[in-house]
SAH (S-adenosyl-L-homocysteine) riboswitch aptamer from Darwinula stevensoni, 73 nucleotides, folded computationally. Taxonomically the source falls in Darwinula (Eukaryota, Metazoa, Podocopida, Darwinuloidea). Its mean pLDDT, the model's own confidence on a scale to 100, is 77. It matches the Rfam family "SAH (S-adenosyl-L-homocysteine) riboswitch aptamer". Gene Ontology terms of the family: regulation of gene expression and S-adenosylhomocysteine metabolic process. The literature on the family includes a 2008 paper in Mol Cell by Wang et al., "Riboswitches that sense S-adenosylhomocysteine and activate genes involved in coenzyme recycling". The sequence is in RNAcentral, with records from Rfam.

RNA sequence: UUCAUCAAGGAGCGUUGCAGGUCGUUUGACCCAGGCUUGAUGUCAUCACCCUAUUUAACGACGCUCGCAAACU
Numbered sequence: 001u002u003c004a005u006c007a008a009g010g011a012g013c014g015u016u017g018c019a020g021g022u023c024g025u026u027u028g029a030c031c032c033a034g035g036c037u038u039g040a041u042g043u044c045a046u047c048a049c050c051c052u053a054u055u056u057a058a059c060g061a062c063g064c065u066c067g068c069a070a071a072c073u
Base pairs, nucleotide, nucleotide: 003042004041005040006039007038008037009036010066011065012064013063014062015061018035020031021030022029023028034059
């Protein structure tokens, strides 16, 4: 780095349907707003090989509700 799984990024409801998935077949129906980032495990590759330090963060269509924190009254 590729892929898979798990965890985290406060929670819920509704709407849309790009990517993706399923079914069908000549082009449609259905599902669909953690698909992103960080960390861990495993894995396919590549590079380096001498160490150390710092830090758990930044984001997430539209509308509504709650939670947390702050400010004002």